[in-house]
Predicted 3D model of a 348-nucleotide part of an RNA (small-subunit ribosomal RNA, central domain) from a Gammaproteobacteria bacterium. The sequence was found in a public genome assembly. Its Rfam family is "Bacterial small subunit ribosomal RNA". The source organism's lineage runs through Bacteria, Pseudomonadati, Pseudomonadota and Gammaproteobacteria. Model confidence (mean pLDDT): 91 of 100.
Context: one part of a larger RNA
RNA sequence: CUGGGCGUAAAGGGCGCGUAGGCGGCCGAUAAAGUCGGAUGUGAAAUCCCCGGGCUUAACCUUGGAAUUGCAUUCGAUACUGGUCGGCUGGAGUAUGGCAGAGAGAGGUGGAAUUCCCGGUGUAGCGGUGAAAUGCAUAGAUAUCGGGAGGAAUACCAGUGGCGAAGGCGACCUCUUGGGCCAAUACUGACGCUGAAGCGCGAAAGCGUGGGGAGCAAACAGGAUUAGAUACCCUGGUAGUCCACGCCCUAAACGAUGAAAACUAGCUGUUGGAGGGGUAGCCUUUCAGUAGCGAAGCUAACGCGUUAAGUUUUCCGCCUGGGGAGUACGGCCGCAAGGCUAAAACUC
Repeated sequence: CUGGGCGUAAAGGGCGCGUAGGCGGCCGAUAAAGUCGGAUGUGAAAUCCCCGGGCUUAACCUUGGAAUUGCAUUCGAUACUGGUCGGCUGGAGUAUGGCAGAGAGAGGUGGAAUUCCCGGUGUAGCGGUGAAAUGCAUAGAUAUCGGGAGGAAUACCAGUGGCGAAGGCGACCUCUUGGGCCAAUACUGACGCUGAAGCGCGAAAGCGUGGGGAGCAAACAGGAUUAGAUACCCUGGUAGUCCACGCCCUAAACGAUGAAAACUAGCUGUUGGAGGGGUAGCCUUUCAGUAGCGAAGCUAACGCGUUAAGUUUUCCGCCUGGGGAGUACGGCCGCAAGGCUAAAACUC
């Protein structure tokens, strides 16, 4: 180097854009770089291998041959790969017309509820639990009616529904904006796939500065429980949760399943679009998505099964016994917390 793997045993990068690189559709022509063939030169000798020969044999020595899988030059071959030229439309893309959507950003506007404040009614309890107590309340609580303030979240609709690359996204209106799907035509003419580096995005928690703070609530305090109770339960309660800007960059970032393409039985539900038939709301075809069950096949089994974990191709990432350890050291990044990269001794 070749050879094995990555849903759950070790192993898919959290996700995207994309540089280099790797790989790449159909037809014709061209030259002949890769590739294939011939010739010539070279590839020292010894060794190894083969047919013989010499020491009584063997080891050993030795004639000849083969081999030396290589390199160079030259003459050819042209299917395949690559180069160049010309063409094509199936891959990819553009235009036109529609469609669905919690996709993203900004601004604005609602209603319900909790809490607090003011006022009215009203009186002795309220609250909480397994039971209680702490707590609140005659300085008038809880309950109830009216008014006001403020913050956060958006009941029903709501759905193995939708959208997004992932993280994720849910009231309504307006503005700005990304992507997708369908139908029919026209156009460009391989413009493609993947993607080391690099760049960007990236839940929650956390950090910095400033604001905001209703509810909830780490820490903390008290009450219970208990042998104890630094908990589970209860009453409070600060960071935080919210906003702006800037960091952090992790996760069971999961489908624990990388991306793209082709091929390989079906049945059922559902979302979006288009077509056909029939028309009282059904039947059917097709494309794109999302679920359930299953042929073949695969799998250690579980299970997967046209949304593959089946059959193949291309490219990237990753794994190599357990612990030590995702640690030390070094480097890079960070305000910090820490992150990324990543061993060894030793031990079983």